[in-house]
C1' cells in the first nucleotide's frame, strides 16, 4: 500500500428488509444451618456517520477497530 474477512449484552454467539433470541456471568427468588449446585424469574446489545426504502442489524458509500494474505521501505 492493495486484496480479503469480522464488528450483535459483561463474555460466547444466532437470525431475517419487518422492529432482535440463546447460552454464560451479574441480580433477586426458592431450596440449604451456612454455601455450592440445582430450579423460577428480572437486567441488558445491532462498531460511528451518511444514503436508499413506509421501515434497515440486514442492501449501498465512508470511516474507525482486530484478524488473514500479498507487497513496499528500512
Nucleotide at each position: 500500500a492493495g486484496g480479503g474477512g469480522a464488528g450483535u449484552a459483561g463474555u460466547u454467539u444466532a437470525g431475517u428488509g419487518g422492529u432482535a433470541g440463546a447460552a454464560c456471568u451479574g441480580c433477586g427468588g426458592u431450596c440449604u444451618c451456612c454455601a455450592a449446585a440445582a430450579c423460577c424469574g428480572c437486567u441488558g446489545g445491532u462498531g460511528g456517520g451518511g444514503g436508499u426504502c413506509c421501515g434497515a442489524u440486514u442492501c449501498c458509500c465512508u470511516c474507525c477497530u482486530c484478524c488473514c494474505c500479498u507487497g513496499c521501505c528500512a